[in-house]
Model confidence (mean pLDDT): 79 of 100. Predicted 3D model of RNase P RNA and transfer RNA as a complex of 467 nucleotides. It holds a member of the Rfam family "Bacterial RNase P class A". Rfam classes the family as a ribozyme.
RNA sequence: UGGGUCGGCCGGGCAAUCGCGGGCAGCGCAGGCUGCUCGAGGAAAGUCCGCGCUCCAUCGAGCACGGUGCCGGGUAAUCCCCGGGUGAAGCAAUUCACGGAGAGGGCCACAGAAACAGACCGCCUUUCGAGGUAAGGGUGAAAAGGUGGUGUAAGAGACCACCGGGAUCGGUAGUAAUAUCGAUUGCCAGGCAACCCCCACCGGGAGCAAGGCCAAGCAGGAACGAAGUCCCUUUGUGGACGAGAAGCGGCUCGUUUCUUUCGAGUUCCGGGUAGGCUGCAUGAGCAUCACGGUAACGGCGGUGCCCAGAUAGAUGAUUGCCCCGAGAAGAGCACACUUCAUGGAGUGGAGCCCUUCCCGGACAGAACGCGGCUUAUAGGCUGAGCCAGAAU
RNA sequence: GCGGGUGUGACGCAGUGGUAGCGUAUCUGCUUCCCAAGCAGACUGUCGUGGGUUCGAAUCCCAUCACCCGCUCCA
Numbered sequence: 001u002g003g004g005u006c007g008g009c010c011g012g013g014c015a016a017u018c019g020c021g022g023g024c025a026g027c028g029c030a031g032g033c034u035g036c037u038c039g040a041g042g043a044a045a046g047u048c049c050g051c052g053c054u055c056c057a058u059c060g061a062g063c064a065c066g067g068u069g070c071c072g073g074g075u076a077a078u079c080c081c082c083g084g085g086u087g088a089a090g091c092a093a094u095u096c097a098c099g100g101a102g103a104g105g106g107c108c109a110c111a112g113a114a115a116c117a118g119a120c121c122g123c124c125u126u127u128c129g130a131g132g133u134a135a136g137g138g139u140g141a142a143a144a145g146g147u148g149g150u151g152u153a154a155g156a157g158a159c160c161a162c163c164g165g166g167a168u169c170g171g172u173a174g175u176a177a178u179a180u181c182g183a184u185u186g187c188c189a190g191g192c193a194a195c196c197c198c199c200a201c202c203g204g205g206a207g208c209a210a211g212g213c214c215a216a217g218c219a220g221g222a223a224c225g226a227a228g229u230c231c232c233u234u235u236g237u238g239g240a241c242g243a244g245a246a247g248c249g250g251c252u253c254g255u256u257u258c259u260u261u262c263g264a265g266u267u268c269c270g271g272g273u274a275g276g277c278u279g280c281a282u283g284a285g286c287a288u289c290a291c292g293g294u295a296a297c298g299g300c301g302g303u304g305c306c307c308a309g310a311u312a313g314a315u316g317a318u319u320g321c322c323c324c325g326a327g328a329a330g331a332g333c334a335c336a337c338u339u340c341a342u343g344g345a346g347u348g349g350a351g352c353c354c355u356u357c358c359c360g361g362a363c364a365g366a367a368c369g370c371g372g373c374u375u376a377u378a379g380g381c382u383g384a385g386c387c388a389g390a391a392u
Numbered sequence: 393g394c395g396g397g398u399g400u401g402a403c404g405c406a407g408u409g410g411u412a413g414c415g416u417a418u419c420u421g422c423u424u425c426c427c428a429a430g431c432a433g434a435c436u437g438u439c440g441u442g443g444g445u446u447c448g449a450a451u452c453c454c455a456u457c458a459c460c461c462g463c464u465c466c467a
């Protein structure tokens, strides 16, 4: 200098005027007015995960169902993050993938003889009926570890040597995944678990339209609907068993409440309301400095801070100056060329710099809160590795 | 805000891993004096989009886009 890899951050600034929402203070009988102050994001988004919070019984048991999936750690928790392992890609920085196919079931179209058990060609034997053979050919996404030898009718891990892989046992390192060393074993006859399944772990359900309080208002009707038996110093709005219903929105058990025909409840039709307060802003809070940890992160550390709460939904608009980017025009400097002849003039385009004009400045907008992931995003700043070339 | 679902020719729908179909519509021909009906034939798709799993994806998984449905309280 060029190329490539992985991150982090910002995402217009200032002023004036007009306008909107919250809080506080003052004034006003009141509608309201005035002043001060605060007022979107890195994703507020998608709602893909997780948690807080609330109700369902104080959230119980089992099955089913769903999710996660190398190992360890972080955390309130996670499908997240950090570190490590193995395999693959790359010269490298780095990136991507991740339980089990020696428990079982299922699937593997077409082609092919055969897709997990099988003989089409070939080879061998033959009593010509057939049998043996996975070495060679051919098919396919996928077809029996490789080389050499022994062996045989022909062959074949059938056997042997070496090489490659696996399994079992043991040693060493490591918390572990795993790595490595040694011994034994011919075990080497496929793939798919983002098919069922197995193993390990996790998950009770619903959701702020949860839930609590207040106010206002109305009109009820129909259908379905259980099974009774027994007890009493108490004869009841009683109790026990049974039955029914609801909580319980997958099922069963369990449990609580209500009811048991003077009927709980369910369903349907009809009626009323379309309001207020709360939940709801001091929190897994933010910033910064130390400390521990490789890191994610942590806690009884120090200091400082309070930072939106609308409810059809506020957080905006205009103007001026500045900033950034692209374009156009012009001036200057440098350079090249031409010319006159040593200092000027002219021309040029791809350099530098200045002035003016014009255009543009993204994605997008809280709605109970928080931690992640994913997706969208004009433009800009910045850090750490890697590769190649050149110079020293 | 919360919960759930759908996307396949122009339109309405089938298709649950193995060459994407059916009906209507459109076009052409036959039939008819002409039209309609009828008969015969033809055209039409990157299965919303982008990745992944697999030998192979409309189908399975992930992300994304568009559209649709339901959900207040009192009694």
Stems, first nucleotide, its partner, number of pairs: 001388003005384006012322007020039008041363001045374002048372005053207004060253004065203005070084005085098005099198002104196002106192003120137002122133004145163006164188002166185008211278004220269005228241004232236001242260006271466002285305005291298002323361003327357004332352002335348006393463007402416004410447001418434005440456005